[in-house]
Context: one part of a larger RNA
RNA sequence: CUGGGCGUAAAGGGCGUGUAGGCGGCCUUUUAAGUCAGACGUGAAAACCCUGGGCUCAACCCAGGACCUGCGUUUGAUACUGAAGGGCUUGAGGACCGGAGAGGGCAGUGGAAUUCCCAGUGUAGCGGUGAAAUGCGUAGAUAUUGGGAGGAACACCAGUGGCGAAGGCGACUGCCUGGACGGCACCUGACGCUGAGGCGCGAAAGCCAGGGGAGCAAACGGGAUUAGAUACCCCGGUAGUCCUGGCUGUAAACGAUGGGUACUAGGUGUGGGAGGUAUCGACCCCUUCCGUGCCGCAGCUAACACAAUAAGUACCCCGCCUGGGGAGUACGGCCGCAAGGUUGAAACUC
Numbered sequence: 001c002u003g004g005g006c007g008u009a010a011a012g013g014g015c016g017u018g019u020a021g022g023c024g025g026c027c028u029u030u031u032a033a034g035u036c037a038g039a040c041g042u043g044a045a046a047a048c049c050c051u052g053g054g055c056u057c058a059a060c061c062c063a064g065g066a067c068c069u070g071c072g073u074u075u076g077a078u079a080c081u082g083a084a085g086g087g088c089u090u091g092a093g094g095a096c097c098g099g100a101g102a103g104g105g106c107a108g109u110g111g112a113a114u115u116c117c118c119a120g121u122g123u124a125g126c127g128g129u130g131a132a133a134u135g136c137g138u139a140g141a142u143a144u145u146g147g148g149a150g151g152a153a154c155a156c157c158a159g160u161g162g163c164g165a166a167g168g169c170g171a172c173u174g175c176c177u178g179g180a181c182g183g184c185a186c187c188u189g190a191c192g193c194u195g196a197g198g199c200g201c202g203a204a205a206g207c208c209a210g211g212g213g214a215g216c217a218a219a220c221g222g223g224a225u226u227a228g229a230u231a232c233c234c235c236g237g238u239a240g241u242c243c244u245g246g247c248u249g250u251a252a253a254c255g256a257u258g259g260g261u262a263c264u265a266g267g268u269g270u271g272g273g274a275g276g277u278a279u280c281g282a283c284c285c286c287u288u289c290c291g292u293g294c295c296g297c298a299g300c301u302a303a304c305a306c307a308a309u310a311a312g313u314a315c316c317c318c319g320c321c322u323g324g325g326g327a328g329u330a331c332g333g334c335c336g337c338a339a340g341g342u343u344g345a346a347a348c349u350c
Stems, first nucleotide, its partner, number of pairs: 003322004007304002012318001014201004021194003025088007033081002035077008049065006091191001092188003096183003103177007110154001115149007125136002162169002206247006215241002220236004258317006266295011299306001323350003332343004
């Protein structure tokens, strides 16, 4: 390479959008490029293979056959693929009706709590720990009452509950806005799936500029512990955490499980919708679609497990793996203000 694989052994791209490309529903007409069949031409010789022969055998040599799996020309076939035309509605999309949601953005509002400030009451402690000490306090702390300031986060509701492509999203109100779902079956008529590159989004930390700073808290200082203690515990505390704009582009970015379609026993819970039954009505009960959990058959699996939300049975497209270390390193390229990211070896060694 072929092949075999990718939940946990090496291996699913962090996620989307989409270019090229690959793949693509039902009926029909034409064409005959792919495909298939026949004929003809060509496919040098030698070699390989088979048969026979010549050197006493063999190697070696000679002759004949086969082969040269290919290419070209031509005549046909038309199931499938392609191309061109016509039609269809089940895939896809649209219209209409309906309800659900921490989906996104902007603006405003609210209460609890911490801290600080002012004032009242009040007096000797408070705080902290395994025990202490550093620390705070007679310049009146802690506690308690009233008032005020400011920042950040939204208790209960809250739920293997919801929404989102992922990252992620949780007080309330308004405005702007994306998506999904159910019902109907009115419209378009294959308009689809995937997606190398590209483009966009992308937790936390970090970076730049300007603001903000209550609490928390890397670094740092101090107190303890200890043989030491550059830690764990305690008292402090700056970046940061927050906002606006820009950058970074990573993660155990995890379901460690790429996307799409179809098919394959059931049971049970829960979220959203529709229909039916029942009823005065709400419930209850039944059916069905979409989501989200648990259990479980067949099957699959090395086992664990998975099991209609597949890791089952198949097809289409993309990404990725190919012994461990060296190493996600070096060099080079690209990107970045930097930190660094991305692409990504080899020697050597086991």
Molecule: small-subunit ribosomal RNA, central domain
Organism: uncultured bacterium